[in-house]
Context: one part of a larger RNA
RNA sequence: UGGCGGGGGAGCACCACAAGCCGUGGAUGCUGCGGUUCAAUUGGACUCAACGCCGGGAAACUCACCAGGAAAGACAGCAGAAUGAAGCCCAGACUAAAGAUCUUGGCCGACAAGCUGAGAAGUGUUGCAUGGCCAGCGUCAGCUCGUGCCGUGAGGUGUCAGGUUAAGUCCUGCAACGAGCGAGAUCUUUGUCUACAGUUGCAAACCUUACAGUGAUGUAGGGUGCACUCUGUGGAGACUGCUUGCGUUAAGCGAGAGGAAGGAAAAGGCGACGCUAGGUCAGUAUGGCCUGAAUUUCCUGGGCCACACGUGGCAUACAAAGGUGAAGACAAUGAGUUCCGACGCCGAAAGGCGAAGGCAAUCCCCUAAACUUCACCCCAGUUCGGAUUGAGGGUUGAAACUCACCCUCAUGAAGUUGGAAUGGCUAGUAAUCGCGUGUCAUCAUCGCGCGGUGAAUAUGUCCCCGCUCCUUGCACA
Repeated sequence: UGGCGGGGGAGCACCACAAGCCGUGGAUGCUGCGGUUCAAUUGGACUCAACGCCGGGAAACUCACCAGGAAAGACAGCAGAAUGAAGCCCAGACUAAAGAUCUUGGCCGACAAGCUGAGAAGUGUUGCAUGGCCAGCGUCAGCUCGUGCCGUGAGGUGUCAGGUUAAGUCCUGCAACGAGCGAGAUCUUUGUCUACAGUUGCAAACCUUACAGUGAUGUAGGGUGCACUCUGUGGAGACUGCUUGCGUUAAGCGAGAGGAAGGAAAAGGCGACGCUAGGUCAGUAUGGCCUGAAUUUCCUGGGCCACACGUGGCAUACAAAGGUGAAGACAAUGAGUUCCGACGCCGAAAGGCGAAGGCAAUCCCCUAAACUUCACCCCAGUUCGGAUUGAGGGUUGAAACUCACCCUCAUGAAGUUGGAAUGGCUAGUAAUCGCGUGUCAUCAUCGCGCGGUGAAUAUGUCCCCGCUCCUUGCACA
RNA backbone atom coordinates (compact mmCIF):
# COMPACT_ATOMS: atom_id res chain seq x y z
C1' U A 1 0.00 0.00 0.00
C1' G A 2 -3.76 -3.56 -0.38
C1' G A 3 -6.74 -7.76 1.43
C1' C A 4 -9.46 -9.92 5.50
C1' G A 5 -12.37 -9.71 10.58
C1' G A 6 -19.19 -13.59 13.50
C1' G A 7 -14.09 -4.96 14.92
C1' G A 8 -16.33 0.20 15.04
C1' G A 9 -18.70 4.45 12.38
C1' A A 10 -21.26 7.03 8.02
C1' G A 11 -24.16 6.26 3.60
C1' C A 12 -26.88 3.48 -0.36
C1' A A 13 -30.01 -0.28 -3.24
C1' C A 14 -37.31 -3.63 -4.43
C1' C A 15 -30.99 -8.24 -8.55
C1' A A 16 -31.82 -5.75 0.29
C1' C A 17 -35.52 -5.54 4.19
C1' A A 18 -40.11 -3.34 5.90
C1' A A 19 -45.57 -2.11 3.92
C1' G A 20 -48.13 -4.34 -0.20
C1' C A 21 -49.53 -6.88 -5.12
C1' C A 22 -48.63 -11.05 -8.29
C1' G A 23 -46.19 -15.51 -8.60
C1' U A 24 -42.58 -20.07 -8.32
C1' G A 25 -42.17 -24.59 -5.19
C1' G A 26 -47.88 -29.28 -5.74
C1' A A 27 -50.78 -30.90 -11.31
C1' U A 28 -50.55 -31.54 -16.85
C1' G A 29 -47.95 -29.81 -21.10
C1' C A 30 -43.77 -27.21 -23.81
C1' U A 31 -38.66 -26.31 -23.66
C1' G A 32 -33.42 -26.38 -21.70
C1' C A 33 -29.96 -29.18 -18.41
C1' G A 34 -28.25 -33.52 -15.55
C1' G A 35 -28.46 -38.74 -15.31
C1' U A 36 -29.31 -43.29 -17.72
C1' U A 37 -29.70 -45.75 -22.33
C1' C A 38 -27.94 -46.11 -27.28
C1' A A 39 -24.42 -47.79 -33.33
C1' A A 40 -24.98 -42.41 -32.40
C1' U A 41 -28.24 -39.98 -28.74
C1' U A 42 -22.24 -34.24 -31.77
C1' G A 43 -20.16 -30.19 -28.93
C1' G A 44 -19.89 -25.65 -25.58
C1' A A 45 -21.84 -23.01 -21.03
C1' C A 46 -22.42 -24.87 -14.24
C1' U A 47 -23.66 -19.60 -7.87
C1' C A 48 -25.23 -14.46 -8.76
C1' A A 49 -22.64 -13.82 -14.10
C1' A A 50 -24.74 -22.20 -17.08
C1' C A 51 -29.86 -24.38 -17.71
C1' G A 52 -36.65 -21.06 -24.13
C1' C A 53 -28.46 -19.70 -23.62
C1' C A 54 -24.84 -20.53 -28.28
C1' G A 55 -30.44 -15.84 -31.98
C1' G A 56 -29.85 -23.60 -30.95
C1' G A 57 -38.30 -23.41 -33.27
C1' A A 58 -32.47 -29.83 -36.05
C1' A A 59 -37.94 -34.20 -41.00
C1' A A 60 -33.25 -33.77 -45.79
C1' C A 61 -29.84 -29.56 -45.78
C1' U A 62 -28.19 -27.38 -41.17
C1' C A 63 -24.35 -31.36 -38.87
C1' A A 64 -19.96 -31.14 -36.12
C1' C A 65 -22.47 -37.65 -34.13
C1' C A 66 -23.53 -43.07 -35.96
C1' A A 67 -24.04 -47.17 -40.01
C1' G A 68 -23.02 -48.05 -45.09
C1' G A 69 -21.15 -46.47 -49.91
C1' A A 70 -18.05 -43.27 -52.81
C1' A A 71 -14.52 -38.96 -54.16
C1' A A 72 -9.98 -36.56 -53.68
C1' G A 73 -2.67 -35.32 -53.25
C1' A A 74 -0.85 -28.31 -56.37
C1' C A 75 4.46 -29.12 -56.92
C1' A A 76 9.09 -32.23 -56.80
C1' G A 77 11.66 -36.98 -56.90
C1' C A 78 11.54 -42.49 -57.81
C1' A A 79 9.36 -47.09 -59.87
C1' G A 80 5.62 -47.48 -64.47
C1' A A 81 4.15 -46.02 -69.61
C1' A A 82 3.25 -46.19 -77.79
C1' U A 83 4.72 -54.20 -76.03
C1' G A 84 -0.85 -48.42 -74.93
C1' A A 85 -0.82 -44.22 -69.15
C1' A A 86 -4.99 -41.56 -67.39
C1' G A 87 -10.05 -41.31 -69.00
C1' C A 88 -15.04 -43.04 -71.18
C1' C A 89 -18.85 -46.98 -72.22
C1' C A 90 -23.09 -51.48 -73.74
C1' A A 91 -24.64 -55.99 -71.16
C1' G A 92 -24.37 -59.00 -66.69
C1' A A 93 -22.93 -59.47 -61.35
C1' C A 94 -22.76 -56.68 -56.66
C1' U A 95 -25.79 -52.63 -54.51
C1' A A 96 -30.48 -48.46 -51.18
C1' A A 97 -28.57 -46.52 -56.07
C1' A A 98 -24.46 -46.46 -59.09
C1' G A 99 -18.58 -48.66 -65.18
C1' A A 100 -17.68 -47.21 -57.62
C1' U A 101 -15.89 -52.31 -58.14
C1' C A 102 -15.74 -57.21 -60.81
C1' U A 103 -16.38 -60.47 -65.70
C1' U A 104 -16.05 -60.09 -71.03
C1' G A 105 -15.35 -56.61 -74.78
C1' G A 106 -14.97 -51.77 -77.12
C1' C A 107 -13.52 -46.23 -77.80
C1' C A 108 -9.53 -42.75 -77.28
C1' G A 109 -4.28 -41.40 -77.50
C1' A A 110 0.11 -39.08 -73.28
C1' C A 111 0.77 -39.01 -69.10
C1' A A 112 1.22 -40.71 -64.41
C1' A A 113 -1.31 -41.69 -56.19
C1' G A 114 1.91 -47.40 -56.84
C1' C A 115 6.01 -45.24 -53.21
C1' U A 116 8.59 -40.89 -50.70
C1' G A 117 8.25 -35.80 -49.49
C1' A A 118 5.06 -31.70 -49.78
C1' G A 119 0.12 -29.61 -49.97
C1' A A 120 -5.44 -28.32 -50.16
C1' A A 121 -8.92 -29.10 -46.38
C1' G A 122 -10.23 -29.74 -41.06
C1' U A 123 -17.19 -27.27 -36.48
C1' G A 124 -9.72 -31.56 -35.02
C1' U A 125 -6.94 -29.61 -29.97
C1' U A 126 -5.40 -25.49 -26.89
C1' G A 127 -10.28 -19.14 -24.88
C1' C A 128 -4.54 -21.27 -19.57
C1' A A 129 -0.71 -18.74 -26.39
C1' U A 130 -4.11 -14.63 -28.82
C1' G A 131 -7.01 -10.47 -31.66
C1' G A 132 -11.92 -8.90 -31.91
C1' C A 133 -16.58 -9.01 -29.51
C1' C A 134 -19.42 -9.89 -25.06
C1' A A 135 -20.77 -10.63 -19.71
C1' G A 136 -20.21 -9.46 -14.37
C1' C A 137 -18.27 -6.04 -10.52
C1' G A 138 -21.44 -1.42 -12.32
C1' U A 139 -29.00 0.90 -11.52
C1' C A 140 -21.19 1.64 -8.84
C1' A A 141 -18.50 6.71 -7.93
C1' G A 142 -14.59 6.00 -8.35
C1' C A 143 -9.27 6.02 -10.97
C1' U A 144 -5.18 9.19 -11.68
C1' C A 145 -1.64 13.26 -13.09
C1' G A 146 1.57 18.08 -12.85
C1' U A 147 3.89 21.33 -9.47
C1' G A 148 4.55 22.15 -4.23
C1' C A 149 5.02 20.23 0.85
C1' C A 150 5.99 15.95 4.46
C1' G A 151 8.84 11.18 5.01
C1' U A 152 15.92 8.05 4.82
C1' G A 153 12.40 5.09 1.94
C1' A A 154 8.08 2.19 0.31
C1' G A 155 4.77 6.16 0.25
C1' G A 156 1.56 10.17 2.08
C1' U A 157 -0.89 14.86 1.11
C1' G A 158 -4.32 16.56 -2.78
C1' U A 159 -8.85 12.39 -2.79
C1' C A 160 -9.32 14.69 4.39
C1' A A 161 -13.15 17.19 8.07
C1' G A 162 -18.30 19.64 8.61
C1' G A 163 -22.68 20.06 5.60
C1' U A 164 -24.99 18.53 0.91
C1' U A 165 -26.02 15.50 -3.51
C1' A A 166 -28.20 10.42 -7.70
C1' A A 167 -22.85 11.49 -8.02
C1' G A 168 -14.90 12.77 -5.75
C1' U A 169 -22.27 16.79 -7.07
C1' C A 170 -21.41 21.33 -4.90
C1' C A 171 -20.20 24.74 -0.59
C1' U A 172 -17.04 26.07 3.68
C1' G A 173 -12.45 24.93 6.21
C1' C A 174 -7.51 22.84 5.62
C1' A A 175 0.13 22.39 2.86
C1' A A 176 -1.86 22.31 -0.65
C1' C A 177 -2.89 24.72 -5.65
C1' G A 178 -4.55 23.20 -10.24
C1' A A 179 -5.73 19.50 -14.07
C1' G A 180 -7.37 14.80 -16.78
C1' C A 181 -10.64 10.18 -17.44
C1' G A 182 -15.33 8.88 -15.24
C1' A A 183 -20.34 11.51 -13.11
C1' G A 184 -22.98 15.67 -15.32
C1' A A 185 -23.69 18.09 -19.96
C1' U A 186 -23.77 16.97 -25.29
C1' C A 187 -27.25 12.79 -28.56
C1' U A 188 -32.34 10.22 -29.51
C1' U A 189 -37.61 9.43 -28.28
C1' U A 190 -42.19 10.93 -25.56
C1' G A 191 -45.10 15.04 -23.24
C1' U A 192 -46.95 21.54 -24.41
C1' C A 193 -47.08 25.67 -27.84
C1' U A 194 -45.77 27.81 -32.52
C1' A A 195 -44.06 28.93 -38.00
C1' C A 196 -43.70 26.61 -42.71
C1' A A 197 -45.17 22.50 -45.98
C1' G A 198 -50.21 19.54 -47.88
C1' U A 199 -49.66 13.94 -51.06
C1' U A 200 -50.63 8.74 -50.82
C1' G A 201 -52.72 12.05 -45.02
C1' C A 202 -57.19 15.12 -43.06
C1' A A 203 -62.42 16.48 -43.96
C1' A A 204 -64.55 21.80 -40.50
C1' A A 205 -67.06 25.02 -43.88
C1' C A 206 -69.07 25.88 -48.94
C1' C A 207 -70.88 24.09 -53.86
C1' U A 208 -72.82 19.87 -56.37
C1' U A 209 -74.75 14.63 -58.08
C1' A A 210 -77.44 10.09 -56.80
C1' C A 211 -80.56 7.42 -53.30
C1' A A 212 -84.06 7.29 -48.89
C1' G A 213 -87.72 10.62 -46.68
C1' U A 214 -94.02 14.79 -47.09
C1' G A 215 -90.18 17.66 -44.80
C1' A A 216 -86.27 18.71 -41.37
C1' U A 217 -82.32 15.69 -42.52
C1' G A 218 -79.32 11.27 -43.32
C1' U A 219 -76.08 7.97 -46.43
C1' A A 220 -72.73 7.40 -50.65
C1' G A 221 -69.78 10.01 -54.55
C1' G A 222 -67.38 14.50 -56.89
C1' G A 223 -65.24 19.64 -56.69
C1' U A 224 -63.18 23.87 -53.85
C1' G A 225 -59.99 23.60 -49.17
C1' C A 226 -55.28 22.76 -45.42
C1' A A 227 -59.24 24.92 -40.58
C1' C A 228 -58.52 20.46 -37.41
C1' U A 229 -55.95 15.49 -36.99
C1' C A 230 -51.53 13.64 -38.84
C1' U A 231 -46.66 13.52 -41.06
C1' G A 232 -41.91 16.15 -41.57
C1' U A 233 -38.46 20.36 -40.81
C1' G A 234 -37.19 24.66 -37.80
C1' G A 235 -38.06 27.44 -33.27
C1' A A 236 -39.98 28.52 -28.09
C1' G A 237 -40.35 26.29 -23.24
C1' A A 238 -37.78 24.43 -17.06
C1' C A 239 -33.35 27.67 -15.07
C1' U A 240 -34.46 26.22 -7.91
C1' G A 241 -36.00 31.50 -12.57
C1' C A 242 -40.14 33.65 -8.57
C1' U A 243 -42.42 33.67 -3.16
C1' U A 244 -41.68 31.77 1.74
C1' G A 245 -39.39 28.81 5.87
C1' C A 246 -34.85 26.11 7.40
C1' G A 247 -29.56 26.31 6.66
C1' U A 248 -23.44 29.55 7.89
C1' U A 249 -24.95 35.24 4.48
C1' A A 250 -23.10 29.06 1.34
C1' A A 251 -24.10 24.56 -1.23
C1' G A 252 -28.74 22.91 -0.73
C1' C A 253 -33.51 21.00 1.57
C1' G A 254 -39.11 21.57 2.74
C1' A A 255 -43.70 24.10 1.18
C1' G A 256 -46.14 27.17 -2.56
C1' A A 257 -47.45 30.13 -7.11
C1' G A 258 -47.63 30.14 -12.24
C1' G A 259 -47.24 26.28 -15.88
C1' A A 260 -48.40 21.07 -20.66
C1' A A 261 -44.35 19.77 -17.69
C1' G A 262 -40.78 21.26 -11.22
C1' G A 263 -36.52 20.31 -9.03
C1' A A 264 -32.28 14.64 -13.06
C1' A A 265 -39.91 15.93 -16.36
C1' A A 266 -40.06 10.46 -18.19
C1' A A 267 -37.47 6.66 -21.07
C1' G A 268 -33.22 5.20 -23.89
C1' G A 269 -28.17 5.57 -25.86
C1' C A 270 -23.38 6.47 -23.88
C1' G A 271 -20.12 2.15 -19.34
C1' A A 272 -13.57 5.40 -16.26
C1' C A 273 -8.52 2.98 -14.38
C1' G A 274 -8.94 -1.93 -13.84
C1' C A 275 -10.24 -7.02 -12.15
C1' U A 276 -12.70 -12.06 -12.79
C1' A A 277 -6.19 -16.76 -16.63
C1' G A 278 -15.00 -14.99 -16.71
C1' G A 279 -17.29 -16.64 -22.05
C1' U A 280 -16.36 -17.47 -27.21
C1' C A 281 -10.41 -21.25 -31.58
C1' A A 282 -18.26 -23.86 -33.07
C1' G A 283 -19.35 -16.53 -36.36
C1' U A 284 -14.96 -14.68 -38.58
C1' A A 285 -9.40 -13.78 -37.84
C1' U A 286 -4.99 -16.12 -35.73
C1' G A 287 0.26 -18.64 -33.07
C1' G A 288 1.56 -23.62 -31.62
C1' C A 289 0.21 -28.86 -31.93
C1' C A 290 -2.38 -32.87 -34.57
C1' U A 291 -4.88 -35.62 -38.95
C1' G A 292 -3.64 -35.69 -44.10
C1' A A 293 -6.05 -41.01 -48.03
C1' A A 294 -8.05 -39.54 -43.26
C1' U A 295 -9.75 -36.22 -37.95
C1' U A 296 -10.68 -33.85 -45.61
C1' U A 297 -15.21 -33.86 -49.20
C1' C A 298 -19.93 -35.94 -51.15
C1' C A 299 -24.32 -39.36 -51.07
C1' U A 300 -28.28 -42.72 -48.69
C1' G A 301 -30.40 -43.79 -44.08
C1' G A 302 -30.44 -42.97 -38.87
C1' G A 303 -29.40 -39.64 -34.56
C1' C A 304 -29.42 -34.69 -31.98
C1' C A 305 -36.86 -35.85 -30.70
C1' A A 306 -34.45 -42.08 -26.68
C1' C A 307 -36.74 -42.44 -20.94
C1' A A 308 -37.12 -46.16 -14.18
C1' C A 309 -35.61 -40.69 -12.69
C1' G A 310 -33.89 -35.49 -10.81
C1' U A 311 -33.96 -30.21 -11.94
C1' G A 312 -34.32 -24.68 -14.17
C1' G A 313 -37.61 -21.50 -17.10
C1' C A 314 -42.39 -20.91 -19.16
C1' A A 315 -47.68 -22.13 -20.91
C1' U A 316 -52.59 -23.83 -19.32
C1' A A 317 -55.60 -24.64 -15.27
C1' C A 318 -57.94 -25.90 -10.71
C1' A A 319 -63.36 -21.90 -11.86
C1' A A 320 -69.01 -17.79 -10.78
C1' A A 321 -64.57 -11.05 -10.72
C1' G A 322 -66.15 -17.58 -14.06
C1' G A 323 -67.64 -20.87 -18.49
C1' U A 324 -70.84 -21.16 -23.00
C1' G A 325 -74.03 -18.93 -26.95
C1' A A 326 -75.72 -14.45 -29.60
C1' A A 327 -75.19 -9.17 -30.66
C1' G A 328 -72.26 -4.51 -30.36
C1' A A 329 -67.49 -1.01 -29.65
C1' C A 330 -62.41 0.96 -29.43
C1' A A 331 -55.62 0.41 -30.91
C1' A A 332 -50.48 0.85 -31.80
C1' U A 333 -45.88 -1.02 -33.60
C1' G A 334 -44.48 -3.53 -37.80
C1' A A 335 -44.15 -6.83 -42.49
C1' G A 336 -45.13 -7.55 -47.88
C1' U A 337 -42.80 -9.29 -55.22
C1' U A 338 -40.51 -17.03 -55.22
C1' C A 339 -44.38 -11.79 -51.26
C1' C A 340 -49.18 -9.47 -48.87
C1' G A 341 -53.51 -10.89 -51.26
C1' A A 342 -59.09 -7.47 -51.18
C1' C A 343 -63.38 -9.45 -53.65
C1' G A 344 -66.42 -13.58 -55.87
C1' C A 345 -67.62 -18.85 -55.84
C1' C A 346 -67.11 -23.98 -53.42
C1' G A 347 -66.57 -26.31 -48.38
C1' A A 348 -69.34 -27.42 -41.64
C1' A A 349 -64.08 -25.98 -40.91
C1' A A 350 -58.97 -26.27 -41.91
C1' G A 351 -58.71 -24.92 -46.79
C1' G A 352 -59.47 -24.87 -52.29
C1' C A 353 -60.53 -22.46 -57.40
C1' G A 354 -60.21 -17.79 -59.86
C1' A A 355 -58.50 -12.81 -59.17
C1' A A 356 -58.36 -6.54 -58.64
C1' G A 357 -54.74 -3.64 -56.16
C1' G A 358 -49.96 -3.07 -53.95
C1' C A 359 -42.09 -2.60 -54.55
C1' A A 360 -46.54 0.68 -50.14
C1' A A 361 -48.93 7.56 -45.44
C1' U A 362 -52.18 4.99 -51.74
C1' C A 363 -53.28 -1.76 -51.88
C1' C A 364 -53.10 -5.64 -48.37
C1' C A 365 -51.90 -8.55 -43.77
C1' C A 366 -56.31 -6.28 -40.38
C1' U A 367 -62.35 -9.16 -37.70
C1' A A 368 -57.85 -6.77 -32.00
C1' A A 369 -58.80 -9.24 -27.28
C1' A A 370 -59.85 -8.25 -22.49
C1' C A 371 -64.70 -4.77 -22.51
C1' U A 372 -70.38 -3.78 -22.94
C1' U A 373 -75.57 -5.89 -23.48
C1' C A 374 -78.91 -10.19 -23.39
C1' A A 375 -79.66 -15.43 -22.28
C1' C A 376 -78.25 -20.16 -20.03
C1' C A 377 -75.22 -22.79 -16.34
C1' C A 378 -76.13 -22.98 -9.96
C1' C A 379 -70.92 -24.82 -6.92
C1' A A 380 -70.48 -30.31 -9.01
C1' G A 381 -64.42 -33.11 -10.71
C1' U A 382 -69.31 -29.73 -13.18
C1' U A 383 -71.62 -26.61 -19.59
C1' C A 384 -64.62 -26.15 -14.75
C1' G A 385 -60.13 -28.20 -16.84
C1' G A 386 -58.13 -29.70 -21.17
C1' A A 387 -53.81 -33.98 -21.18
C1' U A 388 -54.24 -38.60 -23.68
C1' U A 389 -56.16 -41.72 -27.42
C1' G A 390 -59.38 -43.27 -31.86
C1' A A 391 -61.60 -41.94 -36.72
C1' G A 392 -62.07 -38.70 -40.95
C1' G A 393 -60.16 -34.45 -43.75
C1' G A 394 -56.52 -30.34 -45.20
C1' U A 395 -51.58 -27.63 -45.98
C1' U A 396 -46.13 -27.18 -46.73
C1' G A 397 -42.37 -29.93 -48.84
C1' A A 398 -38.70 -34.35 -53.44
C1' A A 399 -40.03 -36.68 -48.75
C1' A A 400 -44.26 -35.91 -42.75
C1' C A 401 -42.88 -43.89 -40.13
C1' U A 402 -38.99 -42.65 -36.62
C1' C A 403 -40.18 -36.81 -36.26
C1' A A 404 -44.40 -31.24 -38.83
C1' C A 405 -48.65 -28.09 -38.37
C1' C A 406 -54.03 -27.18 -38.89
C1' C A 407 -59.60 -28.55 -38.99
C1' U A 408 -63.98 -31.67 -37.53
C1' C A 409 -66.23 -35.53 -34.58
C1' A A 410 -65.53 -38.73 -30.47
C1' U A 411 -62.59 -39.65 -25.85
C1' G A 412 -62.35 -36.78 -21.70
C1' A A 413 -56.61 -37.81 -17.43
C1' A A 414 -54.14 -35.04 -13.42
C1' G A 415 -55.79 -30.86 -11.07
C1' U A 416 -60.44 -28.27 -5.73
C1' U A 417 -54.83 -22.88 -4.95
C1' G A 418 -49.82 -26.11 -3.73
C1' G A 419 -44.57 -28.11 2.59
C1' A A 420 -39.84 -26.17 3.84
C1' A A 421 -38.23 -22.52 0.92
C1' U A 422 -37.95 -18.81 -2.90
C1' G A 423 -38.63 -14.88 -7.43
C1' G A 424 -40.42 -10.12 -9.62
C1' C A 425 -42.29 -5.27 -8.98
C1' U A 426 -42.67 1.78 -6.46
C1' A A 427 -46.84 4.19 -11.83
C1' G A 428 -49.09 4.22 -16.93
C1' U A 429 -45.24 0.36 -12.99
C1' A A 430 -47.21 -4.70 -11.20
C1' A A 431 -51.11 -7.63 -12.85
C1' U A 432 -54.06 -8.77 -17.00
C1' C A 433 -55.61 -8.64 -22.53
C1' G A 434 -54.65 -9.27 -27.34
C1' C A 435 -51.52 -7.63 -31.87
C1' G A 436 -46.96 -7.34 -34.84
C1' U A 437 -42.23 -9.05 -36.07
C1' G A 438 -37.39 -12.26 -36.01
C1' U A 439 -36.32 -17.31 -37.08
C1' C A 440 -39.33 -19.29 -41.40
C1' A A 441 -40.98 -24.06 -47.51
C1' U A 442 -44.08 -25.72 -43.12
C1' C A 443 -44.08 -25.18 -37.51
C1' A A 444 -43.93 -20.28 -31.57
C1' U A 445 -46.19 -21.95 -25.04
C1' C A 446 -39.46 -18.52 -27.40
C1' G A 447 -36.85 -13.67 -28.24
C1' C A 448 -37.67 -8.58 -29.50
C1' G A 449 -41.32 -4.84 -29.94
C1' C A 450 -46.52 -2.58 -29.85
C1' G A 451 -50.72 -0.81 -27.91
C1' G A 452 -55.77 -1.78 -24.53
C1' U A 453 -57.56 -2.07 -19.27
C1' G A 454 -55.08 -0.67 -15.04
C1' A A 455 -54.05 -1.30 -9.09
C1' A A 456 -52.11 -2.00 -3.80
C1' U A 457 -48.35 -0.24 -0.56
C1' A A 458 -43.94 2.74 1.15
C1' U A 459 -42.19 8.13 0.95
C1' G A 460 -38.77 4.53 5.73
C1' U A 461 -34.56 1.57 7.67
C1' C A 462 -29.65 -0.80 7.90
C1' C A 463 -32.43 -5.94 11.13
C1' C A 464 -31.20 -9.93 6.86
C1' C A 465 -28.32 -10.16 1.87
C1' G A 466 -24.86 -7.07 -0.47
C1' C A 467 -22.14 -2.41 -2.26
C1' U A 468 -19.26 2.42 -1.34
C1' C A 469 -16.28 5.55 2.04
C1' C A 470 -13.61 6.56 6.84
C1' U A 471 -11.26 4.21 10.93
C1' U A 472 -9.04 0.10 13.89
C1' G A 473 -6.55 -5.00 14.72
C1' C A 474 -3.75 -8.70 11.95
C1' A A 475 0.46 -15.36 12.85
C1' C A 476 -1.87 -12.57 5.36
C1' A A 477 0.62 -10.64 0.42
Source information: A computed fold for a 477-nucleotide part of an RNA from a Candidatus Micrarchaeota archaeon, annotated as small-subunit ribosomal RNA, 3' major domain. It was read from a public genome assembly. Rfam family: Archaeal small subunit ribosomal RNA. A reference for the family is Yusupov et al. (2001), "Crystal structure of the ribosome at 5.5 A resolution", Science. Its family is annotated with ribosome and structural constituent of ribosome in the Gene Ontology. Its Rfam clan is "SSU clan". The source organism's lineage runs through Archaea, Nanobdellati and Microcaldota.